[in-house]
RNA sequence: CGGGAUGUAGCUCAGUUGGUAGAGUACGCGUCUGGGGGGCGCGAGGUCGCACGUUCGAGCCGUGUCAUCCCGA
Numbered sequence: 001c002g003g004g005a006u007g008u009a010g011c012u013c014a015g016u017u018g019g020u021a022g023a024g025u026a027c028g029c030g031u032c033u034g035g036g037g038g039g040c041g042c043g044a045g046g047u048c049g050c051a052c053g054u055u056c057g058a059g060c061c062g063u064g065u066c067a068u069c070c071c072g073a
Stems, first nucleotide, its partner, number of pairs: 001072007010025004019056001027043006049065005
């Protein structure tokens, strides 16, 4: 320098054909247990890497860009 993959909650990851953003875990509260540990219930937590574009509508499509990894030179 060229090509490819990944980027979504603190962490690990889903998200179908473009139509209300989710799960597990962690965290907070309540409850069960004499307590710890653990179980159950509820809750909070996201400018979907960033910018622009397409569209009535974008996590999803297009362009550019950034970070990490892989391949080639």
Transfer RNA from an uncultured Bacteroidota bacterium, 73 nucleotides, folded computationally. The sequence was found in a public genome assembly. The prediction has a mean pLDDT of 81. It matches the Rfam family "tRNA". It is annotated as a transfer RNA.